[in-house]
Order: sequence, then structure tokens, then C1' cells
RNA sequence: AUCAUCCUUCGGGGCUGGGUGCAAAUCCCGACCGGCGGUGAUGACAAUCUUUAUUGUCUUAGCCCGUGACCCGCUUGUAGCGGUGGAUUCGGUGAAACUCCGGAGCCGACAGUAAAAGUCUGGAUGGGAGAAGGAUGUU
Repeated sequence: AUCAUCCUUCGGGGCUGGGUGCAAAUCCCGACCGGCGGUGAUGACAAUCUUUAUUGUCUUAGCCCGUGACCCGCUUGUAGCGGUGGAUUCGGUGAAACUCCGGAGCCGACAGUAAAAGUCUGGAUGGGAGAAGGAUGUU
């Protein structure tokens, strides 16, 4: 260093601004937010060095790929398997961009509520994709 098993810790953000109304943080106007892994032409640092490149590390997507919470089904079941599971275009640069730059858009489980919720309350001091560290064994 590899793989396997196990342990510990960590592991989600966001409207009482205005309008209407008996009543709305749910409607309308406006505001705000973006889990995890991958990819990636971004950015930073370091090393090498023929001095303009090469290599390495870290970093870069809500709407590209995959995936989790919720929900449904099956299996004798605190788990596993299967299903379901939202949303993007235009212009620019370029050899190459759905990732860079600029513009304009779009999306967001279930239950509850004096009135319809991505943002309030609740299941949830839960679960979780996964991340970091460690132990034992293995090659």
C1' cells in the first nucleotide's frame, strides 16, 4: 500500500419584508436556500525545470451521471431486495464546455395548519448517501 471484517466520531440550508383577507411565514409581489459520491477546460499551492511547460495535491455542477431522506411492494423483518424518486436553456471563449464567463429560466418527499408550504410545525435527540480516524486479519 491492497482487500475483508469490525469499532468510534461526524454527517442539510433557507421569508413574521409588502399586498389581499375573518384567517396565509401556505395565495400574490418580493426575498432566500441548495445533502452525498463521480466527472470537470476553474482556482490555489508545491515540486521539477530546458522558463514555459510538465507532474502532484487540494478545490470547482441544485437542474450531466449515480445516490440518500420520504413513499409503495415483497421477503419473517430494527434488516435485505425491488419499485418510485424534481428541475436548463441561450449567448461568449475555445480543439473540446449542459461543468468556465455572461443572460434568462426552472425545481424541491410525506403529514399538519383559521387558507393551498422547498423556507413554519411534526415523525426526527430518528434515519441516511457518505466522510474522517482506528483495530484485527490478508496479500
FMN riboswitch aptamer (RFN element) from Thermoflavimicrobium daqui, 139 nucleotides, folded computationally. The model forms 100% of the base pairs in the Rfam consensus. The source organism's lineage runs through Bacteria, Bacillati, Bacilli, Thermoactinomycetaceae and Thermoflavimicrobium. It was read from a public genome assembly, where an Rfam model found it.